[in-house]
Molecule: small-subunit ribosomal RNA
Organism: metagenome
RNA sequence: AUUAUCCUAGCGGCGGACGGGUGAGUAACGCGUGGGCAACCUACCUUUUGGAGGGGGAUAACAUUGGGAAACCAGUGCUAAUACCGCAUAAACCGGCAGUAUCGCAUGAUACAACCGGCAAAGGAGCAAUCCGCCAGAAGAUGGGCCCGCGUCUGGUUAGCUAGUUGGUGGAGUAGAGGCCUACCAAGGCGACGAUCGGUAGCCGAACUGAGAGGUUGGUCGGCCACAAUGGGACUGAGACACGGCCCAUACUCCUACGGGAGGCAGCAGUGGGGAAUAUUGCGCAAUGGGGGAAACCCUGACGCAGCGACGCCGCGUGAAGGAUGAAGGUCUUCGGAUUGUAAACUUCUUUGAUUGGGGACGAAUAAUGACGGUACCCAAAAAACAAGCCACGGCUAACUACGUGCCAGCAGCCGCGGUAAUACGUAGGUGGCGAGCGUUGUCCGGAAUUACUGGGUGUAAAGGGCGUGUAGGCGGGAUAUUAAGUCAGAUGUGAAAGCCCUUGGCUCAACCAAGGGUCUGCAUCUGAAACUGAUAUUCUUGAGUGCAGUAGAGGGAAGCGGAAUUCCUAGUGUAGCAGUGAAAUGCGUAGAUAUUAGGAGGAACACCAGUGGCGAAGGCGGCUUUCUGGGCUGUAACUGACGCUGAGGCGCGGAAGCGUGGGGAGCAAACAGGAUUAGAUACCCUGGUAGUCCACGCUGUAAACGAUGGAUACUAGGUGUAGGAGGUAUCGACCCCUUCUGUGCCGGAGUCAACACAAUAAGUAUCCCACCUGGGGAGUACGGCCGCAAGGUUGAAACUCAAAGGAAUUGACGGGGGCCCGCACAAGCAGUGGAGUAUGUGGUUUAAUUCGAAGCAACGCGAAGAACCUUACCAGGGCUUGACAUCCCACGAAGUUGCAAGAGAUUGCAAUGUCCUUCGGGACGUGGAGACAGGUGGUGCAUGGUUGUCGUCAGCUCGUGUCGUGAGAUGUUGGGUUAAGUCCCGCAACGAGCUCAACCCUUGUUGUUAGUUGCCAGCAUGUAAUGGUGGGCACUCUAACGAGACUGCCGGCGAUAAGUCGGAGGAAGGUGGGGACGACGUCAAAUCAUCAUGCCCCUUAUGUCCUGGGCUACACACGUACUACAAUGGCCGUAACAACGGGAAGCGAUGUGGUAACACGGAGCAAAUCCUAAAAAAGCGGUCCCAGUUCAGAUUGUGGGCUGAAACCCGCCCACAUGAAGUCGGAAUUGCUAGUAAUGGCAGGUCAGCAUACUGCCGUGAAUACGUUCCCGGGCCUUGUACACACCGCCCGUCACACCAUGAGAGUCGGAAACACCCGAAGUCAGUAGUUUAACAGUAAUGGGGACGCUGCCGAAGGUGGGUCUGAUGAUUGGGGUGAAGUCGGAACGAGGUA
Repeated sequence: AUUAUCCUAGCGGCGGACGGGUGAGUAACGCGUGGGCAACCUACCUUUUGGAGGGGGAUAACAUUGGGAAACCAGUGCUAAUACCGCAUAAACCGGCAGUAUCGCAUGAUACAACCGGCAAAGGAGCAAUCCGCCAGAAGAUGGGCCCGCGUCUGGUUAGCUAGUUGGUGGAGUAGAGGCCUACCAAGGCGACGAUCGGUAGCCGAACUGAGAGGUUGGUCGGCCACAAUGGGACUGAGACACGGCCCAUACUCCUACGGGAGGCAGCAGUGGGGAAUAUUGCGCAAUGGGGGAAACCCUGACGCAGCGACGCCGCGUGAAGGAUGAAGGUCUUCGGAUUGUAAACUUCUUUGAUUGGGGACGAAUAAUGACGGUACCCAAAAAACAAGCCACGGCUAACUACGUGCCAGCAGCCGCGGUAAUACGUAGGUGGCGAGCGUUGUCCGGAAUUACUGGGUGUAAAGGGCGUGUAGGCGGGAUAUUAAGUCAGAUGUGAAAGCCCUUGGCUCAACCAAGGGUCUGCAUCUGAAACUGAUAUUCUUGAGUGCAGUAGAGGGAAGCGGAAUUCCUAGUGUAGCAGUGAAAUGCGUAGAUAUUAGGAGGAACACCAGUGGCGAAGGCGGCUUUCUGGGCUGUAACUGACGCUGAGGCGCGGAAGCGUGGGGAGCAAACAGGAUUAGAUACCCUGGUAGUCCACGCUGUAAACGAUGGAUACUAGGUGUAGGAGGUAUCGACCCCUUCUGUGCCGGAGUCAACACAAUAAGUAUCCCACCUGGGGAGUACGGCCGCAAGGUUGAAACUCAAAGGAAUUGACGGGGGCCCGCACAAGCAGUGGAGUAUGUGGUUUAAUUCGAAGCAACGCGAAGAACCUUACCAGGGCUUGACAUCCCACGAAGUUGCAAGAGAUUGCAAUGUCCUUCGGGACGUGGAGACAGGUGGUGCAUGGUUGUCGUCAGCUCGUGUCGUGAGAUGUUGGGUUAAGUCCCGCAACGAGCUCAACCCUUGUUGUUAGUUGCCAGCAUGUAAUGGUGGGCACUCUAACGAGACUGCCGGCGAUAAGUCGGAGGAAGGUGGGGACGACGUCAAAUCAUCAUGCCCCUUAUGUCCUGGGCUACACACGUACUACAAUGGCCGUAACAACGGGAAGCGAUGUGGUAACACGGAGCAAAUCCUAAAAAAGCGGUCCCAGUUCAGAUUGUGGGCUGAAACCCGCCCACAUGAAGUCGGAAUUGCUAGUAAUGGCAGGUCAGCAUACUGCCGUGAAUACGUUCCCGGGCCUUGUACACACCGCCCGUCACACCAUGAGAGUCGGAAACACCCGAAGUCAGUAGUUUAACAGUAAUGGGGACGCUGCCGAAGGUGGGUCUGAUGAUUGGGGUGAAGUCGGAACGAGGUA
């Protein structure tokens, strides 16, 4: 120095328009599907035809100069090409001009052969063959562009939108049709089949769900679209208006020397922020795919892999077999046990994953090349070894106990749990479910026939328009023909792949993957069919209409007329009231009312007829006459020939009230006034009274405008009224009868219906059309629109809140609903209570305590059949603590009795006395000790048993089977009679039965038999002053056991020939003879834990227990229940009657004696038909009192006695004397009783030491009244209404007050959005061009052609200004709404809700 290779900058080529991301925008030809382009493009690739001749001028790099902080830029000079530019040549290319043939879809398309004009090219590598390129054309393939049919969310409280808008002509532009753009012309275009506007949204294949039809969704994968910080723009290119290109504007971030620059993760990783929440700044181009390249090869966060996450799907493991003393522990417990549970331990066995060691791939098509990866897989080893949780357990819904808690803490999907025994909270044990998961939350579909196309409704549950007329629309009679839009059949194309389904195959299985088939229900084209629908044509008469002949009518409009009545005016008669009400008052009236007579005025309404009668579309229409006028019905069958039905909007009519203008105004009558009523009464009732009611003309447009039932057509058993017609039969005629049409009622079958009910006038069976509904409240409200003079109407939400609201029917209960019936319920009577005094109980008050319970009837002389101590539970004080009482253990001792002392006593101390039984083990008893335990009249009767009260001795309450009903349920049990009775009879879809009723039981009333002492005594005997006293007897009375008797059995009337009832006979008794016991299903959370028992809780030197004293007995008061009275039917005195039930031994106690008496002394008799209590009293007879606060009444108090008892002070009973209160028959109100009852008189008993006016029994005397069921109370049956069911002591409404919540209005204020008008006007395309400038070509040159820069113009993003529109937030104040604990005031609704 040359060449080759490699790296790098540049020139050139190709690719950066693919791949990857995201879903902001978009409601659109964006997407899906099917077509069209005769209106188009297509680099690279394939096939094919033809060609590449000859030239030219530059420019990067590079060198150099300069500027700049940088990014970068500028000047000068050199150079190459497959970079760039002329020329030549060129067809089947392009343009022009006419033509022929064929075809088509109008313009036209294709093919053919001329003529004229125009447009190309590039080389490189290699020695070469050759390969790679280049230019023009034709065709294919691929990819795209444009256009069209159909489909594609929501709002009508968005109804009108549109000026390049719609069309035409000429032009511009494009690859290309086109208002795509421009000039001119025309005035169109879209819209209730939803335009415009607002909201929301990428679309699809598909995914989830569902039986399907549908509904919801569009994340992964695949197709399409759109976007690349936000907005605009073009350049280059085959392709872009371009994610990792350019320019501009804006916002943001960064650098800066302040002059200026840089940037775009919705690529892969990663960071920050936000959030409940979402991963690694990994490996590799080995595979698949893409780009470049001739290739080697390069690039590729596409992709292949790995990492993280139980996020999903699938598979697997955490061991298997044996193992009972059913171990221990836990839990529960009836203390026996049960359960955990073969579970564990223990024995034998296995090794999936994890661990260690060894081997070790396929994926690679090929010689090389493997990120995954020493991974999958295989072999070996060790040890049950390292590997289970979550939720639930009241019902739905599989699974239960204990403790803790006590409407607290908490749970809860719905219903709902929790207030002292929580299977619902929390924990534990156990159980159930699922399992590497489980539970919760959110969302979607299902169930939901609960938006109903499949597949709903509208009488009363939500829902028929107030009614008509009629537009659009929907639907539509018979026949024939044509057509082929709908319809049906066949064929073709398409319906991408994946997915889904079926059958196979590959990973050990599965998930996953692969192959084949099916599906893709659709769209398009062609061919065919012609019944039905549609279309066209012809025709028909039955739908519809017209004509003709009749016909009924409160149908409508206008005008006129009439009488009765009310009121007013005038005049007469006449006198003190009238009117009004539940009763009154206001009001009117002596200035003459009301009443009555005559005359007059005026307005409104039309009695009788009058009728679920008539007419009308509905609203509605009622004296009579005239006039105008609409519709219906009947007959006929002349005419038209489907002319029909319905009807969104539209238009019209439309009760009453109301509004406007002008009249009118008698009566009535909102508002208003007054009087009453009332707690109040802004009401109901009364007296007045203005708008209004009436007329004319306008408006309003609503009613429970209802048959709560839209219209039309057809069909589907009957019966019976009524209104209007027609026909038939009969001799004329009338009536009757029969047939038929139209209207209007009732009953009823099928059918329908949730039931009630409807039922030819359908709510039945069908068709067509319209309207309307989709839980209750908020709310027919707010806002907006439209209408209106206003009042208001129409259209019509949401937030929020509740788990119901509602319909029909059922059973009860209730009603100031109805009917029937009963009861001392009323009435008729008798006696009372309420007034007085006392007794007694309760409340209240008091108290240290006045123990506790009972509370309308159904607590209150009740528990209590008897509180001086005791009782006793209460209070004060003093004591005890294994205890006053029970069982068990140990030690010692008999137990005990007597006396004394202290003390209030309990208790303590001292002294004396005292030696129990025994099978000898011990036992009884006492003392001391330890602990288990005793004890509690402490709580809960709302944890309970048992017992009791009450409705109620009322007549009811139920069941089986059957029948009816969807069912709750009904029937039976209701009905007609009857009864005291659901008692009985008859009837009946009921037939039977049970508990109650009745009877059986006790007692009483009559009688028989048996028996005869203690009872009795007729006859016989005997005795006494007298007595059944004695013998004797058992007849009578009586006693007490067994029987008889009464059953509507007999007669008559009534009744239905029944049940029965009325009367009668007989009988002691007559219709359950009187009384008692006996109490159905149930109600009242009725009463009782203080009779007793008992769960749970509580106390344990006290809430237990013992003792003394006190209290339960208090006392301004209130209430209940009784006793005694107020007197003459009586009090007092005297006196020669007559009972029954009972009780008696720690008892009853006679005769006798004493005492005025209580009582005492005394003691006969009696364990009772024997004795005692024991006298019955009222009554009767005689006397007295003489109407008085008394000769009534007896409280209170004093004195003196008696009795019981340790003890009568608090706090007993009795006697005697004295004292002698209130009280003269009782207000409002209220109780008992129907016959041996009320009333009245005494007697006995229990309790008990004593204490009785109370309680329980007994006998004596012994009434009155009941017409009757209207009323009060309670009850039974039937029926009716109900918004009640805790059941009327129910339910429930509204204002006000307080708290909270959402919402409307609101002077306004602050944002957002999309348009519009104007201003400014970047980049840039296009157009123009005076200026500046310029290599190729032409020309010798000048210069020209062409270009670039600059400038100008149109358009033009962002920006600015403006007035409006829509929308959101917020706002003093204000409106209503909702929800809240037991607030206040009333009492509107539900029953006849007390005024329907």